[in-house]
Context: one part of a larger RNA
Formats: sequence, structure tokens, C1' cells
RNA sequence: CUGGGCGUAAAGCGCGUGUGGGCGGGUUGGCAAGCGAGAUGUGAAAGCCCUCGGCUCAACCGAGGAAGUGCAUUUCGAACUGCUAGCCUUGAGUGCGGGAGAGGGAGGUAGAAUUCCCGGUGUAGAGGUGAAAUUCGUAGAUAUCGGGAGGAAUACCGGUGGCGAAGGCGGCCUCCUGGACCGACACUGACGCUGGGACGCGAAAGCGUGGGGAGCAAACAGGAUUAGAUACCCUGGUAGUCCACGCCGUAAACGAUGGGCACUAGGUGUCGUGGGUAUUGACCCCUGCGGUGCCGAAGCUAACGCGUUAAGUGCCCCGCCUGGGGAGUACGGCCGCAAGGCUAAAACUC
Repeated sequence: CUGGGCGUAAAGCGCGUGUGGGCGGGUUGGCAAGCGAGAUGUGAAAGCCCUCGGCUCAACCGAGGAAGUGCAUUUCGAACUGCUAGCCUUGAGUGCGGGAGAGGGAGGUAGAAUUCCCGGUGUAGAGGUGAAAUUCGUAGAUAUCGGGAGGAAUACCGGUGGCGAAGGCGGCCUCCUGGACCGACACUGACGCUGGGACGCGAAAGCGUGGGGAGCAAACAGGAUUAGAUACCCUGGUAGUCCACGCCGUAAACGAUGGGCACUAGGUGUCGUGGGUAUUGACCCCUGCGGUGCCGAAGCUAACGCGUUAAGUGCCCCGCCUGGGGAGUACGGCCGCAAGGCUAAAACUC
């Protein structure tokens, strides 16, 4: 390279926007680059193949012929691909109406709870555990009532639910804003799909500057446990967790399953939204579109399982894999303040 693969065996980039590239709906005319047919030239000799011949045969050698994927020129063809001119509406998109939603950003606000402070009542314990102790408390704790401060998170609703490309998103109100879905029509007329590089987003932890700090809590200290206990349990407790701005760019970033389109039995639940039927209230019943679950025909699979939300049947584009260890390491390069990240070997060894 050919080939075979990527849910769990090695293998889907964490996710998106999109440049080049690759691929691309129906129909008519034209062109003839790809494509097909014919002709001409070329395709050295030797070799291969055929015929004849020379060494006694053969190998070997000589002569003649044929063949030669290819290339060039030329003539013709027009189904398919391409190019070009035009038309079309199914793909894609726009307008209009409608509601659903923890989608994003900003500002405000509410109640419960924890902690702390002040005051009242009140007295000897409280706390914690398997049991204890460290710890707190007669300088009045724990408990209870009233007042105040501050930070963080939003019980119930809550769902097998919803939204988002992913990460992720949950009290309430206002403003700004993205996407999806349904419905009847109108419009644009292939405007599409994918996407190497590139660019953007990206949990937690971590980093920089400044703020904030109630609870929780790496590190740390003490008490226990234990043979020991640098742990599990307990009492404390600092970074951090929170906010603003700027970095980092990782993850079991998982559905361990890239994106798009088409096709291939059904049953049942649920969310959004239409139609019919019914009744005048939603409800029940039939049916359409779009999500999200479960069970399953055919088929697939090593099995487990998947099964119209495919891991089935096909096409297009991208990424990735090629025995284990060494190693996601070294070196180099790029990025980063650092921590480190990305790219990524070999010797050796089994």
C1' cells in the first nucleotide's frame, strides 16, 4: 500500500462554527474534458507466444511472424460524470401565526436553615462515638425566646420530565438574547452534506490580581483505633469552594456508540403541538408531526446485547486502530506565569 476494523477485545477528535478539499435533487438544450468505438503513427533489439531451421536430441542458437495493458494524432457517439445556458420544487432556507422549556447574559428580590454578635429566661452539663477522648461550659455553655450581621445554596413542586452542540442548566421577578417544535399559506430556487488546517466553547481541580468568607473542607494539629495507623471514626482547621477580570484546556468530557440522508414489523409509557370524533369543561377514543424511555419482527453480533433514537440495509465526508511492556514516556517543536498540555519515538524485553 492492498485489506480488515473502531458499544465492551487496539481504535469515534470533549463539543461546535466553518476555509480549502471530497461528495451532491428533478428536467431540457448545447459542449465533448472524463468515458466508449474506429483509423493512422509509435510501442528499439533481446525476451514471452506461434511457425520453420542449425548443433545426433535437448538446453542453447538462427530466421520469419504474431502479440504488446500504453502514448500521440484524428474521425465518430452522447447514456453516465463534468462544463455551460435555461426551467422546476421534493432537499435547504425565509416570511406569518402559536404555544413549551433549570437554554445563555445582566440586574433585583424572598423565605427556610447553619454560624456569629447583642439581650431575656434558665442551670450543670453539652458535644461526640461502636465505646471514648481531644473539644466547649459556673468568666454561665447546651436548651429556649426576641433582635441584629453575613455568606452560600434554593426543601416541597421534581418526574422513568424539560432545555442545550457538548461541558452543563433548578426559588421568584424584570430587561437583553440563542435554538428547537407545531400549523395554514406565500416566497427564494439546490442556496446542500461533510469538513484536513483554522477559529471558538469547554466540568472539577489548579494559577495570577483584587474582593469575599456562613457552612463545608485538601494540607495541617490534636483525640481515638491498631502490632503500627503518615488512614477509615471524632474535635478543630488553612488554602479552596463564592464574586470580578485574566489564564489553564484536561476527565470513566460515556450512549465508553462521529456527522448527514434514505430504506426496513409492531406493542406500550411519557413531553410539546395539530386534526377528527365526542361533550359543551378539560377527559375517553381514532389519527399526524417532533422529542424522550421500555419491550420486541426481520436482520446484525464472538457473546453480552442492538433492534425506525440500530450496533439492521446502503451511499457521502471526517477522525482513529494495527501484539503486551518500555510509554502517552524521552528528544525536538508549539502553547502555558507555573502546574503542565498538544504532537510523539527508539533501544531493550516478553
The part of an RNA shown here (small-subunit ribosomal RNA, central domain) has 350 nucleotides and comes from a metagenome. The full RNA is in RNAcentral, with records from SILVA. Its Rfam family is "Bacterial small subunit ribosomal RNA".